[in-house]
Context: one part of a larger RNA
RNA sequence: UUGGGCUUAAAGGGUGCGUAGGCGGGCUGUCAAGUCUGCGGUGAAAAGCCAGGGCCUAACUCUGGUCGUGCCGUGGAAACUGGCGGUCUUGAAUGGCGAUGACGUUGGCGGAAUGUGGGGUGUAGCGGUGAAAUGCAUAGAUAUUCCACAGAACACCGAUUGCGGAAGCAGCUGACGAAGGGCCUAUUGACGCUGAGGCACGAAGGCGCGGGGAUCGAACAGGAUUAGAUACCCUGGUAGUCCGCGCGGUAAACGAUGACGACCGGCUGUCGGCGGUAUACUGUCGGUAGCGAAGCGAAAGCGCUGAGUCGUCCGCCUGGGGAGUACGGCCGCAAGGCUGAAACUC
Repeated sequence: UUGGGCUUAAAGGGUGCGUAGGCGGGCUGUCAAGUCUGCGGUGAAAAGCCAGGGCCUAACUCUGGUCGUGCCGUGGAAACUGGCGGUCUUGAAUGGCGAUGACGUUGGCGGAAUGUGGGGUGUAGCGGUGAAAUGCAUAGAUAUUCCACAGAACACCGAUUGCGGAAGCAGCUGACGAAGGGCCUAUUGACGCUGAGGCACGAAGGCGCGGGGAUCGAACAGGAUUAGAUACCCUGGUAGUCCGCGCGGUAAACGAUGACGACCGGCUGUCGGCGGUAUACUGUCGGUAGCGAAGCGAAAGCGCUGAGUCGUCCGCCUGGGGAGUACGGCCGCAAGGCUGAAACUC
């Protein structure tokens, strides 16, 4: 609760697509639903308000007026909203051209490192720490060299860079697919914005089935440390980490900042494109950063990528704890998720 808000105080949905709904560009014609207006009806009485009257006054009461915000009918107005029709190109979309990128899916290939197996050289230690020990090693380890295999991740380039709706994306290369930006203004002619429900996507961890298993490594075991040490450190190590299919649906899913549009000084860097004569310089469109006019802000700060000035639509907040709990419902194999209180207490 017809209020004020949502970067950090409570509060932006994780993200997209989109249904209903809400909102919607310029010109013009028409209708007259909304809107405005005249008239008529209704709007009981009482009450209320105003004027006057009756009880000594008042309360109380009587008469008249007014009010009765509204609804119905009818006549009219046409600026705005709306319906219908016509038309336009600036919003939106399409097309053509030429670029750009770690954008996605899938296949192939590469080197370094790590580990393991095998061969050689070689001998007594290696490893690890604050110091040690567990551990490994004369059945020849560590080190070094050659061969082979395996799985996972891609140093340098690399950036204050780029791409994607978000999650996220990085060795090289092929195929297929997609988004955005620029230029031409060629085509359509408002086809738009938002979006309750809904649907889809959604890091890590987790779950099911099958595979794989190098590294790292929850759990676990041992060694230390310590008063203790269910830890921090060390030696090992299972799940997992990887792949396929399916489920799950969360996050400090963050810019802690919803989407779209319009308007509002500049300066500096950088990425992609186009133009002016050329790589210099410069203009412009779209991104991405830094600083800052005005303005905003409780301040920190924000500042054309707004947290400025406005508009449309959605989501959300309303003292702390109890509690993202209980109960119920829906979803899930489960773990749990979504929705989401109250008593009590300060």
Molecule: small-subunit ribosomal RNA, central domain
Organism: uncultured bacterium